[in-house]
Model confidence (mean pLDDT): 86 of 100. This is a predicted structure of a 346-nucleotide part of an RNA (small-subunit ribosomal RNA, central domain) from an uncultured bacterium.
Context: one part of a larger RNA
RNA sequence: UUGGGUUUAAAGGGUGCGUAGGCGGAAUAGUAAGUCAGUGGUGAAAUCCUACAGCUUAACUGUAGAAUUGCCGUUGAUACUGCUGUUCUUGAGUAUAGUUGAAGUGGGCGGAAUGUGUCGUGUAGCGGUGAAAUGCUUAGAUAUGACACAGAACACCGAUUGCGAAGGCAGCUCACUAAACUGUAACUGACGCUGAGGCACGAAAGCGUGGGUAGCGAACAGGAUUAGAUACCCUGGUAGUCCACGCUGUAAACGUUGAUUACUAGAUGUUGGCGAUAUACUGUCAGCGUUUAAGCGAAAGCAUUAAGUAAUCCACCUGGGGAGUACGGUCGCAAGAUUGAAACUC
Numbered sequence: 001u002u003g004g005g006u007u008u009a010a011a012g013g014g015u016g017c018g019u020a021g022g023c024g025g026a027a028u029a030g031u032a033a034g035u036c037a038g039u040g041g042u043g044a045a046a047u048c049c050u051a052c053a054g055c056u057u058a059a060c061u062g063u064a065g066a067a068u069u070g071c072c073g074u075u076g077a078u079a080c081u082g083c084u085g086u087u088c089u090u091g092a093g094u095a096u097a098g099u100u101g102a103a104g105u106g107g108g109c110g111g112a113a114u115g116u117g118u119c120g121u122g123u124a125g126c127g128g129u130g131a132a133a134u135g136c137u138u139a140g141a142u143a144u145g146a147c148a149c150a151g152a153a154c155a156c157c158g159a160u161u162g163c164g165a166a167g168g169c170a171g172c173u174c175a176c177u178a179a180a181c182u183g184u185a186a187c188u189g190a191c192g193c194u195g196a197g198g199c200a201c202g203a204a205a206g207c208g209u210g211g212g213u214a215g216c217g218a219a220c221a222g223g224a225u226u227a228g229a230u231a232c233c234c235u236g237g238u239a240g241u242c243c244a245c246g247c248u249g250u251a252a253a254c255g256u257u258g259a260u261u262a263c264u265a266g267a268u269g270u271u272g273g274c275g276a277u278a279u280a281c282u283g284u285c286a287g288c289g290u291u292u293a294a295g296c297g298a299a300a301g302c303a304u305u306a307a308g309u310a311a312u313c314c315a316c317c318u319g320g321g322g323a324g325u326a327c328g329g330u331c332g333c334a335a336g337a338u339u340g341a342a343a344c345u346c
Base pairs, nucleotide, nucleotide: 004317005316006315007300008299012314014201015200016199017198021194022193023192025088026087027086028085029084030083031082033081034080035077036076037075038074039073040072041071042070049065050064051063052062053061054060091191092188093187094186095184096183097182098181099180100179103177104176105175106174107173108172109171110154114150115149116148117147118146119145120144121143125136126135162169163168206247207246208245209244210243211242215241216240220236221235222234223233258313259312260311261310262309263308266291267290268289269288270287271286272285273284274283295302296301319346320345321344328339329338330337331336
């Protein structure tokens, strides 16, 4: 390289949008670029191959043929691909009527709890643990009642639920924005799929500037435990956690399973619609689960939400270590990220 793979053995990009490119529904007419057929030219000779011949044979040599799989011209064929024109509606989109949800952004509001402060009641302990101690407390704590303030998170409902491209999203309410689904089949008429680069989004931690700081809490301090205890346990506690703006761009970013399309038995639960309707029952579309047939798989298992049967496009893998390291490039304030080897060794 041909090929084989990517749930768990190496391997699916964190996710989307989208450029180039690749691939692409049905009918019809034209064209003839690809494609196919015929034919002409060319494709030096030698070499290689085949046949025959010449040296006594062979090597070697000669003659003829074949081959030279290619390129150019020309004449045709028109199924498929391409191109051009016309048309279609099933793919895709629009319209319209509804429905749905913790989808997003920005306001406003609420109660429980916690902490603190003030006032009252009240008196000797509280707290904490396996047991203790550090700690708090007669300057009146803990407990309890009232009032006030602050910040953060939203019990029950709550679910194998729902929404979102992913990250993720949960008190109530308002405004704005986006989406999906269902019904109708009115409109457009292939407008589609994928997507190298690119752009955008992207948990937590971290960074910059300015705020905020109730609880929790890296670091740190103390008390214990222990042979030691730079820990596990306890008492405190700074960054941080929160907000605004900017950066970082990574995760077991996982379903460890790329996107899209078609096809291939069922059963059962559930969410949102629709049809029919007196509930029920039943049908249908789109999701979310469980279970199982064919089939697949090394097995575990997957199984209409495929890891089955096929197609298109992208990404990635090629023994372990060295190593996601070094060097260089790009990005970043930094931390670092990204791209990414080799020697050597087994």